[in-house]
Model confidence (mean pLDDT): 84 of 100. A computed fold for a 1434-nucleotide RNA from a metagenome, annotated as small-subunit ribosomal RNA. Its Rfam family is "Bacterial small subunit ribosomal RNA".

RNA sequence: AGAGUUUGAUCCUGGCUCAGGACGAACGUUGGCGGCGUGGAUAAGGCAUGCAAGUCGAGCGGCCCUUCGGGGCAGCGGCAAACGGGUUAGUAACACGUGGAUAAUAAACCCCAAAGUUGGGCAUAGCCCGGAGAAAUCCGGGGUAAUUCCCAAUAGUCCUUCUCUGUAUUAGGAGAAAGGUAAAGUUUUUUCGCUUUGGGAUUAGUCCGCGUCCUAUCAGCUUGUUGGUGAGGUAAUGGCUCACCAAGGCUAUGACGGGUAGGGGGCGUGAGAGCGCGACCCCCAACAUUAGCACUGCGACACGGGCUAAACACCUACGGGUGGCUGCAGUCGAGAAUCUUUCGCAAUGGGGGAAACCCUGACGAAGCGACGCCGCAUGCGGGAAGAAGUUCUUCGGAAUGUAAACCGCUUUUAUAGGGGAAGAAUUUUUUGACGGUACCCUAUGAAUAAGAGGGGGCUAAUCACGUGCCAGAAGCAUCGGUAAUACGUGACCCUCAAACGUUAUCCGGAUUUACUGGGCGUAAAGAGUCUUAAGGCUGUUUGGCAAGUUUUGGGUUAAAUCCAUAGGCUCAACCUAUGGCCCGCCUAAAAUACUGCUAGACUAGAGAAUGUCAGAGGUUAGUGGAACGCACGGUGUAGAGGUGGAAUUCGUUGAUAUCGUGCGGAACACCAAAAGCGAAGGCAACUAACUGGGGCAGUUCUGACGCUGAUUGACGAAAGUGUGGGUAGCGAAAAGAAUUAGAUACUCUUGUAGUCCACACUGUAAACGAUGGACACUAGCUAGUGGAAGUAUCGACCCUUUCACUGGCGAAGCUAACGCGUUAAGUGUCCCGCCUGGGAAGUACGCGCGCAAGCGUGAAACUCAAAGGAAUAGACGGGGAGUUACACAAGCGGUGGAACACGUGGCUUAAUUCGACUCUAAGCGAAAACCUUACCAAGACUUGACAUUUUAGUGGAAAGGCCGAGGAAACUUGGCCCCUCGCAAGACCGCUAAAACAGGUGUUGCAUGGUUGUCGUCAGCAUGUGCUGUGAAGUGCUACCUUAAAUGGGUUAACAUGCGCAACCCCUACUCUAUGUUUUAUAUGUCAUAGAGGACUGCCAGGGCUAACCUGGAGGAAGGUGGGGACGACGCCAAAUCAGCAUGGCCCUUACGUCUUGGGCUGCACACGUGUUACAAUGGCUGGUACAAUGGGUUGCUAAACCGCGAGGUGGAGCUAAUCCCACCAAAGCCAGUCUCAGUUCGGAUUGAGGGCUGAAAUUCGCCCUUAUGAAGUUGGAAUCGCUAGUAAUCGCAGAUCAGCUAUGCUGCGAUGAAUAUGUCACUGACUCUUGUACUCACUGCCCGUCAAAUCAGGGAAGCUGGGAGCACCCGAAGCCCGUGCUAGUCGCGGUCUAAGGUGAAUUCAGUGACCAGGAUUAAGUCGUAACAAGGCA
Repeated sequence: AGAGUUUGAUCCUGGCUCAGGACGAACGUUGGCGGCGUGGAUAAGGCAUGCAAGUCGAGCGGCCCUUCGGGGCAGCGGCAAACGGGUUAGUAACACGUGGAUAAUAAACCCCAAAGUUGGGCAUAGCCCGGAGAAAUCCGGGGUAAUUCCCAAUAGUCCUUCUCUGUAUUAGGAGAAAGGUAAAGUUUUUUCGCUUUGGGAUUAGUCCGCGUCCUAUCAGCUUGUUGGUGAGGUAAUGGCUCACCAAGGCUAUGACGGGUAGGGGGCGUGAGAGCGCGACCCCCAACAUUAGCACUGCGACACGGGCUAAACACCUACGGGUGGCUGCAGUCGAGAAUCUUUCGCAAUGGGGGAAACCCUGACGAAGCGACGCCGCAUGCGGGAAGAAGUUCUUCGGAAUGUAAACCGCUUUUAUAGGGGAAGAAUUUUUUGACGGUACCCUAUGAAUAAGAGGGGGCUAAUCACGUGCCAGAAGCAUCGGUAAUACGUGACCCUCAAACGUUAUCCGGAUUUACUGGGCGUAAAGAGUCUUAAGGCUGUUUGGCAAGUUUUGGGUUAAAUCCAUAGGCUCAACCUAUGGCCCGCCUAAAAUACUGCUAGACUAGAGAAUGUCAGAGGUUAGUGGAACGCACGGUGUAGAGGUGGAAUUCGUUGAUAUCGUGCGGAACACCAAAAGCGAAGGCAACUAACUGGGGCAGUUCUGACGCUGAUUGACGAAAGUGUGGGUAGCGAAAAGAAUUAGAUACUCUUGUAGUCCACACUGUAAACGAUGGACACUAGCUAGUGGAAGUAUCGACCCUUUCACUGGCGAAGCUAACGCGUUAAGUGUCCCGCCUGGGAAGUACGCGCGCAAGCGUGAAACUCAAAGGAAUAGACGGGGAGUUACACAAGCGGUGGAACACGUGGCUUAAUUCGACUCUAAGCGAAAACCUUACCAAGACUUGACAUUUUAGUGGAAAGGCCGAGGAAACUUGGCCCCUCGCAAGACCGCUAAAACAGGUGUUGCAUGGUUGUCGUCAGCAUGUGCUGUGAAGUGCUACCUUAAAUGGGUUAACAUGCGCAACCCCUACUCUAUGUUUUAUAUGUCAUAGAGGACUGCCAGGGCUAACCUGGAGGAAGGUGGGGACGACGCCAAAUCAGCAUGGCCCUUACGUCUUGGGCUGCACACGUGUUACAAUGGCUGGUACAAUGGGUUGCUAAACCGCGAGGUGGAGCUAAUCCCACCAAAGCCAGUCUCAGUUCGGAUUGAGGGCUGAAAUUCGCCCUUAUGAAGUUGGAAUCGCUAGUAAUCGCAGAUCAGCUAUGCUGCGAUGAAUAUGUCACUGACUCUUGUACUCACUGCCCGUCAAAUCAGGGAAGCUGGGAGCACCCGAAGCCCGUGCUAGUCGCGGUCUAAGGUGAAUUCAGUGACCAGGAUUAAGUCGUAACAAGGCA
């Protein structure tokens, strides 16, 4: 000191979360020792038991004991018990803190000073006698003492009263007279006491200034209330109390009410300012079961005193009594949770006493708890075969790790033994709870002692296995769906360490309440506007005062805490000393710049007067024309109206149209503008009246009169409300017609309220410049409106300057950016309003206003980790502009209808193996009879059909050939033939057994390589440097011209570069050269092979910018890329392929491997795709006749010749090919004939019969020939495909695969050989720019509301229950006070006040409540599609 998290990325705003510290803590795991601290925070709930306040015989009498010294006991008397100790319930207050006052006070014990201490008297407890009661306790009689009580004397500088002086009233001083008030003894002496007065010290009471939580959804409160007079009361002032009189007192600077709370020194945190807290220790207050009350006393309304009431508990003989742990221990209860029923008065302190001494749960100590802080230890040195084990591994090794073992050493600690304090105050005697403790010495032996959390990021530390959106993790964002460094386990590592984590809470980070130190155009945030009381702020100048302010001195700011420096415990924590600090308050003196107050002056702010000007400023009355509607009349006839198209509607009872007249209501075209006026809302025909505000000019006047403005008041669009009018047009609601899946909408036809007027209410708007008001300062340019001056003119305009207002662009500056920019969102001052994550919610409750609608004020529970602003790149749009392509159009021919072929889906099946699914699957992988083959059935094999290695045994062969047997075959088995190389060791090959392993067309193309498709042969896609921007990014690559092209040109904050384009390569068209196997009788040519040339906008004209380039022309075989091919940028589709191949992981291993036979992949109600053949005369058939090119061939092509109608057969020449063969190859074509529009001499499906060929094999399941049969089909619905020239169309030929063939497919070859393109409005695809966006998984996007389901919290609610505070009345204990009685008391009676209690009506806060409405949340429910693009109606 920061970090994570909104986005595809960015900047900002903004919340949430984390890292730090702390704690009277608790919980989990673990746990060696010591020191110092600390420990009932909840139930101020209830308490058993013990102890916590007594002492004095030197005040007194009595009783008992006695060693005769003395001791004990209860009582009277004195002092103490008001301290010490506990707790924080109440209290928002003079309770506390701080500073003052007391001239308004008191005081026992203590100190100092002065004076005194004389003489008498009456009682009473104890005790004795009698009595009541269970007890507690009480009553009567008798007699007795005192430092108990009473009377008298004496005294004063004492008290009361008065006079004078004097002060601040009653201080102080002087004086007078009358009256009043004292005493206690004890002791041998000394002493200790007692009384009066004054003073001191200390303590206490009372009063005052200032400070002291939240709430206005608490705005008015108060009757002893506020004051006075008198009296009472008190130590003392005072409504403290009472009587009378007056009517005051407090409050927005927050009264009154409600909630919460002991206050302070201080403690925690923080850089500080602050914020939070008030345990331990210290000071103060309050309380003592709850409530009231007084007594005693110096002091109490009294924690361990009293009386009364209430609740609770206990005892009881039922009559009546007793008790108060919020003292120390301890117990129950509630709780997450908080200790011993210990020792001692040795020390310190307190009470009593003359003292000894007694008492002291204060205190000193110990005990328990890792609760906190601090310290120490769990060993140190050596030790590599880097042991074993474990984990990982690329199998080589690596890690754990000098760690262990092992060797040597030490002994803090532990255990045992020995010694042994200080704390004591002491000069002499006594006195130590802690404690035989701390500490010291010796012995033994590494011995007795390590865990917790974490390891994806934030955040230090990583691998393996298991799991498979499961189990689980998580502080946040998130992780987990088969390769999880995030879950669980292990190994290793990191951090801290006798602890480590978690949870709760506080501060910090958070400048996220902003005083220090924030904001408000669009992120949350300027009130709709103006006015004004309070308040805040306020021009120039002079004098005075000295409140604020500043300086200096004095007092106080308790101690502890904190800081610094020393010192003491071995160190530290802890403790002690000294100094500092304590930022405040009081007080004295001084200063006077500023603020303030006061007295005066000024004119620059503000205002007034005068002159003049502009204006839809306001109110009222009147007038006008156009349009519209209606009524009447005329003309006139069939439609009108309305829409995308229609219909509802109007019209033959005469509409629409047109003319005339009249009536009606509302609004005011042109002028008109970024214009004008107004505080805002708002204001528009014309005229008049009344009236508000403003600008400018120059002079005069007032003399700071100003600015802002919580509260208040007024105004305030539209809609809406009330009463009464008015109603032409328009027009919510409503009705109808359409549209639609629906259409409670958009469109249309009608149409009520309303819109208009008057009066009254409402009081809100995106009331917006989303920008509060005032003042000052800080470049300009330009336009408009109003005025003034100058200049000019006949006059106006124009021009120059200036004031006010309204716009645009822009320096500086500001801003997150967009943008703002003298009309600030710049720079400053003053005042007001408002904001603090999103939702819930502008909702609920309460209150105010309103006739109502509703408005104002305005939360919380709960829920989310975002919500949001600006800008960026894409993608998309039923946005725009430009460009392009057989994309459309113009044409030609098809598909879709038929039959068949092939492929696919589906169905079927033992199996119909698998893959491919929009374009970019479907005559695709891919020529399935066996094989192929992966599928099915059956039968077999298990180191295996195939590879490598090792061991052992065995053979010399194995294999193969021949002959047999079983079998469907594989396979098993028998016989015969055969008998490796080497001299040998052995090699080689096989078999058997075994081990590693083989094998898998099993799975994952979403783990991959490689390859491929597609956009697309589209012109794009990137990089470097520079520049711009906070940044994502942009620029370059945009824009202009041009091109097939990011092709080129010129321009330009860009300049270059790369991958693409083009070119280079191949084929082809023309010419030339060279060569010549074949061909031919030969030569030439054609042709073939190899080279060269040729085309480059080179030439001309026009256009264009003197460019690139375009248009036309010449020449040329070919002209603007001549035609074709190969060649496919960055990337997209998790596109395709694990079944071509390769390959990670997973899976199978007598099987998911291997072999074999047979079957299947060909199965058929159906659907789709691609084709073939046709439907005929541009044709079919028959006969004759002509012209190619590419290719292939020795397991082959196969000639001649012969046989067969034919398929084919026999045959075998030639050919390893420019030579021979397929193949004199062609077909369409041409010539001739026939058919004559028919389901035909078209068409050939289907089927019968007979043959041929291949092949072990043709049934499932091949092809071909001959003959017979002769189906559908007569040009094809919606829709849809290909093609721009040697192209389409038509015609045939060859090849690959291949034994054969399903080929009508595919790849090539040639033959014949068209039509059309004016072009780019619309469809499809693509490119560029631009625009909008709430999309980025990118429109197959996003997203809203109802309904249905579940859960949760809050609100309302007939009521029900409980608490608080008050009011009225009733009753009224104890007690003070007052009155009164006589038997004169510890008495009785009466009265006021009054606690508790009761009754009543209201009030407030909670709890609960059927039901009701809304809200929030919840992977895959329903209905629609409201919003985001012009979101399809902005």